[in-house]
Context: one part of a larger RNA
RNA sequence: GGCAUUUUGUGGAUGCCUUGGCACUAAGAGGCGAUGAAGGACGUGAUAGGCUGCGAUAAGCCACGGGGAGAUGUCAAUAAUCUUUGAUCCGUGGAUUUCCGAAUGGGGAAACCCACCACAUUAAGUGGUAUGGCAAUCUGAAUACAUAGGGUUGUCAAGCAAACCUGGGGAACUGAAACAUCUAAGUACCCAGAGGAAAGGACAUCAACCGAGACUCCGUUAGUAGUGGCGAGCGAACGCGGACCAGGCCAGUGGUCUUUUGUGAAGAACUAGAAUUGUCUGGAAAGGCAAACCAUAGUGGGUGAUAGUCCCGUAUAGGUAGAAACACAUUAGAUCCUCGAGUAAGGCGGGACACGUGAAAUCCUGUUUGAACAUGGGGGGACCACCCUCCAAGCCUAAGUACUCCUUAGUGACCGAUAGUGAACAAGUACCGUGAGGGAAAGGUGAAAAGCACCCCGACGAGGGGAGUGAAAUAGUAUCUGAAACAGAAUGCCU
Repeated sequence: GGCAUUUUGUGGAUGCCUUGGCACUAAGAGGCGAUGAAGGACGUGAUAGGCUGCGAUAAGCCACGGGGAGAUGUCAAUAAUCUUUGAUCCGUGGAUUUCCGAAUGGGGAAACCCACCACAUUAAGUGGUAUGGCAAUCUGAAUACAUAGGGUUGUCAAGCAAACCUGGGGAACUGAAACAUCUAAGUACCCAGAGGAAAGGACAUCAACCGAGACUCCGUUAGUAGUGGCGAGCGAACGCGGACCAGGCCAGUGGUCUUUUGUGAAGAACUAGAAUUGUCUGGAAAGGCAAACCAUAGUGGGUGAUAGUCCCGUAUAGGUAGAAACACAUUAGAUCCUCGAGUAAGGCGGGACACGUGAAAUCCUGUUUGAACAUGGGGGGACCACCCUCCAAGCCUAAGUACUCCUUAGUGACCGAUAGUGAACAAGUACCGUGAGGGAAAGGUGAAAAGCACCCCGACGAGGGGAGUGAAAUAGUAUCUGAAACAGAAUGCCU
């Protein structure tokens, strides 16, 4: 030095666990905001800080209801207190609610600076003062009437929010094996606006000589008919089967919306809630054995191992204020304006229709022309005739459909700490970046801290040895299990 065996360390794989996630189901909710939101800054406790709560009344104040023995949130304890004269806690309603933020008195480098008016004033303070729309009203130039402009009052708006929705704008990469029409795609993205859904909607629709009967969504028709540098690709409809069904109004005995009052159903915290003992093993019984019981309750969780009968619960039964919402009736109001002309249609230029200008109907309209009036007009894919069918240029309309920031209950041949959210832990934290932005690692003693009193070595250390706790300390907080790489030691063999 090598090999083998044993053993120790290092390391943190594996196993087991789960406070956290993921996906979905069923209900609910679908908004908050000038009565100042979302989101923050700063404060607030007996005690430094983080989280949580709260706001100078500051881990809280008041009332009502519930509840019944402990409580003063958490990391995490000590002190001092509260509480059967009912605390803490739970529900409902109310009060307070600094400063910034639409931020709105003016300014501003957010959480700061500086004002004016009124009231009350010792001081402190309270209220008001932004902009725009609409309405009313007072004024008022050039300029006579007026108008512009200015003021006051009232009222509404604004800003935020996950997706879904409608409208206005609107790419490129890419594909076409290059590329220009085309595609990607009316997608991404931007803007405006609304609602719990939105949009659409009661035939100037289809059909085919038979008929159907608003709209929306799903399946099919069908990758069909078509369209297409007839390339790549794009791609219907009629009909059929389902979901759901609802029709109304334009001056009235009306529709829609808001509102007053009453009735009804539903509904918070919460209450009651059955039934087991002995013995054995063990640190511990819920396990084994033996004998019982309940069940409209043998879903689930906890308890020193695996519990229907120990605890919380569960089935079931009961209780429930105010507000809101729903249904019906009722009161008061708002709105809808008499059947649709610069419309239909034509020319030119575009766009949408599955349809790229094509034989191109149909729909929209920038421009330019421009009807008829039910004895009329539109459509039936150029156009014409016949036939059939419908009545545009006014308005409203639930359900079926889409989505989930959020609440409650539940489910899983979903994950189990390199997984599952980036985040099971002080996580959008630490840290990085001027900034936009990027973005971690990190779970497990034990049933219970019973977390090693006391003694010894050591520096009044670190660390260790005794003693003690515990079932276990090779469970000692660097804590369950503790693989491998790697390192040491002992023994044997070889060199």
The part of an RNA shown here (large-subunit ribosomal RNA, domain I) has 495 nucleotides and comes from an Alphaproteobacteria bacterium. Its mean pLDDT, the model's own confidence on a scale to 100, is 82. The organism belongs to Alphaproteobacteria, within Bacteria.